[in-house]
Molecule: small-subunit ribosomal RNA
Organism: uncultured bacterium
RNA sequence: UUAGAGUUUGAUCCUGGCUCAGGAUGAACGCUAGCGACAGGCUUAACACAUGCAAGUCGAGGGGCAGCAUGAGGGUAGCAAUACUCCUGAUGGCGACCGGCGCACGGGUGCGUAACACGUAUGCAACCUACCCCGCAUUGGAGAAUAACCCGGAGAAAUCCGGACUAAUGCUCCAUGGUAACAUGGUGAGGCAUCUCAUUAUGUUUAAAGAUUCAUUGAUACGGGAUGGGCAUGCGGAUGAUUAGCUAGUCGGCGGGGUAACGGCCCACCGAGGCGACGAUCAUUAGGGGUUCUGAGAGGAAGAUCCCCCACAUUGGUACUGAGACACGGACCAAACUCCUACGGGAGGCAGCAGUGAGGAAUAUUGGUCAAUGGGCGAGAGCCUGAACCAGCCGAGUCGCGUGAGGGAAGACGGCCCUAUGGGUUGUAAACCUCUUUUGUUUGGGAAUAAAGUGCGCCAUGCGUGGCGUUUUGUAUGUACCAUACGAAUAAGGAUCGGCUAACUCCGUGCCAGCAGCCGCGGUAAUACGGAGGAUCCGAGUGUUAUCCGGAUUUAUUGGGUUUAAAGGGUGCGUAGGCGGGAGAUCAAGUCAGUGGUGAAAUGGUGUGGCUCAACCAUAGCAUUGCCGUUGAAACUGGUUUUUCUUGAAUGCGAAUGAAGUGGGCGGAAUGUGUCAUGUAGCGGUGAAAUGCUUAGAUAUGACACAGAACACCGAUUGCGAAGGCAGCUCACUUGGACGCAACUGACGCUGAGGCACGAAAGGGCGGGGAUCGAACAGGAUUAGAUACCCUGGUAGUCCGCACAGUAAACGAUGAAUGCUAGCUGUUGGCGAUACACGGUCAGUGGCUAAGCGAAAGCGAUAAGCAUUCCACCUGGGGAGUACGUUCGCAAGAAUGAAACUCAAAGGAAUUGACGGGGGCCCGCGCAAGCGGAGGAGCAUGUGGUUUAAUUCGAUGAUACGCGAGGAACCUUACCCAGACUCAAAUGGGGGCCGGCAGGCGCGGAGACGCGCCCUCCCUCCGGGGCGGCCUUCAAGGUGCUGCAUGGUUGUCGUCAGCUCGUGCCGUGAGGUGUCAGGUUAAGUCCUAUAACGAGCGCAACCCCUACGUCCAGUUGCCAGCGGGUCGAGCCGGGGACUCUGGACGGACUGCCGGCGCAAGCCGAGAGGAAGGCGGGGAUGACGUCAAAUCAGCACGGCCCUUACGUCCGGGGCGACACACGUGUUACAAUGGGGGGUACAGAGGGCAGCGACCUGGCGACAGGGAGCGAAUCUCAGAAAGCCCCUCUCAGUUCGGAUAGGAGUCUGCAACUCGACUCCGUGAAGCUGGAUUCGCUAGUAAUCGCGCAUCAGCCAUGGCGCGGUGAAUACGAUGCCGGGCCUUGUACACACCGCCCGUCA
Repeated sequence: UUAGAGUUUGAUCCUGGCUCAGGAUGAACGCUAGCGACAGGCUUAACACAUGCAAGUCGAGGGGCAGCAUGAGGGUAGCAAUACUCCUGAUGGCGACCGGCGCACGGGUGCGUAACACGUAUGCAACCUACCCCGCAUUGGAGAAUAACCCGGAGAAAUCCGGACUAAUGCUCCAUGGUAACAUGGUGAGGCAUCUCAUUAUGUUUAAAGAUUCAUUGAUACGGGAUGGGCAUGCGGAUGAUUAGCUAGUCGGCGGGGUAACGGCCCACCGAGGCGACGAUCAUUAGGGGUUCUGAGAGGAAGAUCCCCCACAUUGGUACUGAGACACGGACCAAACUCCUACGGGAGGCAGCAGUGAGGAAUAUUGGUCAAUGGGCGAGAGCCUGAACCAGCCGAGUCGCGUGAGGGAAGACGGCCCUAUGGGUUGUAAACCUCUUUUGUUUGGGAAUAAAGUGCGCCAUGCGUGGCGUUUUGUAUGUACCAUACGAAUAAGGAUCGGCUAACUCCGUGCCAGCAGCCGCGGUAAUACGGAGGAUCCGAGUGUUAUCCGGAUUUAUUGGGUUUAAAGGGUGCGUAGGCGGGAGAUCAAGUCAGUGGUGAAAUGGUGUGGCUCAACCAUAGCAUUGCCGUUGAAACUGGUUUUUCUUGAAUGCGAAUGAAGUGGGCGGAAUGUGUCAUGUAGCGGUGAAAUGCUUAGAUAUGACACAGAACACCGAUUGCGAAGGCAGCUCACUUGGACGCAACUGACGCUGAGGCACGAAAGGGCGGGGAUCGAACAGGAUUAGAUACCCUGGUAGUCCGCACAGUAAACGAUGAAUGCUAGCUGUUGGCGAUACACGGUCAGUGGCUAAGCGAAAGCGAUAAGCAUUCCACCUGGGGAGUACGUUCGCAAGAAUGAAACUCAAAGGAAUUGACGGGGGCCCGCGCAAGCGGAGGAGCAUGUGGUUUAAUUCGAUGAUACGCGAGGAACCUUACCCAGACUCAAAUGGGGGCCGGCAGGCGCGGAGACGCGCCCUCCCUCCGGGGCGGCCUUCAAGGUGCUGCAUGGUUGUCGUCAGCUCGUGCCGUGAGGUGUCAGGUUAAGUCCUAUAACGAGCGCAACCCCUACGUCCAGUUGCCAGCGGGUCGAGCCGGGGACUCUGGACGGACUGCCGGCGCAAGCCGAGAGGAAGGCGGGGAUGACGUCAAAUCAGCACGGCCCUUACGUCCGGGGCGACACACGUGUUACAAUGGGGGGUACAGAGGGCAGCGACCUGGCGACAGGGAGCGAAUCUCAGAAAGCCCCUCUCAGUUCGGAUAGGAGUCUGCAACUCGACUCCGUGAAGCUGGAUUCGCUAGUAAUCGCGCAUCAGCCAUGGCGCGGUGAAUACGAUGCCGGGCCUUGUACACACCGCCCGUCA
């Protein structure tokens, strides 16, 4: 000292990319801004620059004296002072000049440079070094010039030329000289090869300068030191191989030149080398380091400020001077640019400090001072210094301070929100009270930075110098700081609030406007846009953008992978390289330890200290992980091929083995063709056909012949080979591995970048061959088309030889080698053995598993386990194995192999579903077998469409369409037209007024409504109350929108058998198990088995009706027996037997028998029984699906309307009608129609009702009217049926539509728009195309009856009731729907999915 999150999916695990949270910056931009300290400020155009300044100094080197001052002298004015003027280098000083030193430092920039440029460590026996220090020795003599000044000249200027004078610490010469240099010789010592050092002798060569105030200081030679440089070398740090070869002074030698010095640095000659896969050369980029940022670290990125080094100074080149330069503010040349010009010619270089323009997102003052620090010159005073120190501007960074503190609840007003008489929040926040005064303003005081310094004096001292006294100097600055007065007074914002990520509501908007880092928000209820309120975070700042590191173990040394996610080379041989068995000895390169040097300072971390604190600064020691030297150690690696060993490896011998390879020979079957023969009409081909062949004789059959290709059976889960691959038999040649023996060698091994070789099929070249098959092609089919699948033909090819090519899902999608790690079971070749026995053995080839591994699937001694070695390869998807370049190739093409751009994923494995023109099992009026319908006609009804002022609205595959509606003439009614009302049509509360209102009548009006008249309340304790009306107020009202905001209800899958849970177990997990399997059932019904055991919702049962019985009860029902009575009748008395009614029980459970079966259960015309295997029917509808239906039944959120989208009223419409569809009804007739007669139900309804019965009417019905609120009365006649008669196959005695006339009833009112009756009219229709619906028994079919709604009724509808009463089901291939198991999947909005191509 190591943190993660979001995003691929319906969900999961994994792989993998993208994105975020952190830190940082010479930053920029937005909004905002009180102060201070410290540090910082052109990252772009090494672009161009106006102006000023940035390097001078020395008179104690010199000649001098233009200018200034002083003195002396002269002149003028003047008595003088004084003024003016002339002269004088005499003095202070000094422009310019000669000379010395400096100008090579300091300051700037990063162009160039991939280099000994830098860093680090060494070396120079191959070198230099002004000023400084030390030592030693000197400083003798002489000479010739030249600038300035003066004179003259040229020029616009810059500047230059000529003449003459002169000095020096300028220059020259002579002398002297060694501890100097060189050469030669002797002696000694050393090292690293040429050599070096010391010493000695001889020879040769070379010096000097003075100044002065007399203190001193300079000059010269040599040696040493110090400092600063020069050179050489090891190691280290960029990218690209789509840059693989580079090099002629190139590499080396000898000799010379040159240099301070080595060296091809340069030259002559000689040799032919040198560098390079450990990356030369080339290209691109780049100043390097200390350090900085980040990171746990290893690393990665950067190289601003500060320090060191380098390079550069408009661009390029060159040298001069000098100790030092190839010189930023020096010179020359060339170039570009700018400026001046009299056009002849000249001048310039801000990458110094300020400043200007330009560029740019962007970076400051044309400031002060040399007071300090430092530098140059000078003896010094001093001068110079845009170095430096200060100040100014800038939030551009870090640190610090402040914008107040305490109290204060009526929790104020206002704002915002809500479930809204009220509450919450803003919020102790404010107001208000008390207090403080940092900051600010006022007034006053006021530094340190300055001494180890300067000058002067004194003292000490041999000289340096020291001591004492005194004294000058402060830019910043009247600043910091201190004191004083005043007064909360002068001071808060920015971003965010869907998740990541701290912080939520309202309004507006309505896939618009917009947001967005990623995922993603926005299509009318947006915590995601915009505003507001509130909240959160940070705070004089805060956000955004850009860039770097981190997170990212996402390049993995630490620390990744390659069966299926990206990734093992197609295979082998083998070079370099890497790695390598056992034992001993030695060396000490790696390694380890001690120690020495270095690793500059700053930076970093730690301690201490100084600025009020901190940042900042100072100081001490640490670190600086590195490099070099030295001394040791010897385990490991390595070296010394040092001494050995046999187990790795190779060789030998033996007996077996193989579809291993190459070449030759041989064989039969099949196919095709040819000839001959037999034989006759077809053959062939397909799902079905056709093209094709065939009377010129096919196909078929037989014989013979020829050709080419391939080798049936054996054959396998077999064998061999490096891979590709290899199959008739045989011969020859070549050859592999395994086994056994342990004779021989003695690590000889493994891997293998480049390289070389092999390498299926297809393809290309040349030459053969050509039977079969067969790309292309042709024809025939199929089809919407069919450039396909199918058929008939058929070229290349398929075969052989030679040489190319070099790729495949070249796969075990699994590189090679070695060792280790449980077993079981096949098989091939050996061995042991008498053996067919064996927990035998070696090598191979299969299956299943332990441990382990893996994301899982799976792998598992033939590893994907545990380890080692080497090679190859991967780093998100697409673009793309594409483009360009290069290499190879005859070509086709192969190999190598990007980028722009674009997406937030792409992907692997597994899970649950769904789906499949997948599989298995099973069910259902699903098919089939039947019966009856629909689809054709008329009508009824609903819908679409159209129309309309309106034809109100909703329902729309199944699951809308005789549905909401179980009653549209008005009403209903929601629609349209017209007329009216606005507290409103209705209801409630508060307040006030009135005593009426209502009702009746009249008038106007279509009515609503308006006006008028009549009539005129109740109780009372006398206050008032009740009732009603009017006015006012508070609550309205809306069938307006949203069923995609909802509740409730409903349809459907489906009365299908399923849907789940707890615990346990399995799995990393989603999940699984249970619920699967074998049976069985109508059923997840039950049984058996079972890592499951249980449970819940469903199933079943419990409930209702019905079928049988018993008991109880007995009116209005019933009537057997008894009695009475009638024309007759339970009519009456009675009765409870029976029927019936309605209550309680019973009954059925595979209980019994036989068979099968483990059981569950099944079978049986079984027995018994009213009923038999769920007896029949109903109610009952699991988890869920369809954003299914309904805001118009009701309720309800939100939105909308408020003299109208509310309310009232009259009329109209919902009833329209060219059409289309659904559902019904009536028919088309004789199993029928008509007429007459006659029989038998059940279940219901009834007082504004049912209405017997009587009368009238043909009838609907009317006028009377008993009974009955109903087991009593009534609707009420059941109909089909049965009996008799008639019709006789026709558009009819079928059918009844349409339409005429006349009526009845209901109702305020039947015109739009009712039903019914009677008379007359008599349409279509003669059994219905494709297609389609219902039904499995009291069912279908058929017949009538009732009820709800309702004044009436458009009812043929709906809901019930009973009567008559069938046919058929062999069966499970296919259609539809469903259940379970299983399988595939790139689907999950789930196949009405997904998705590809073309076009727009």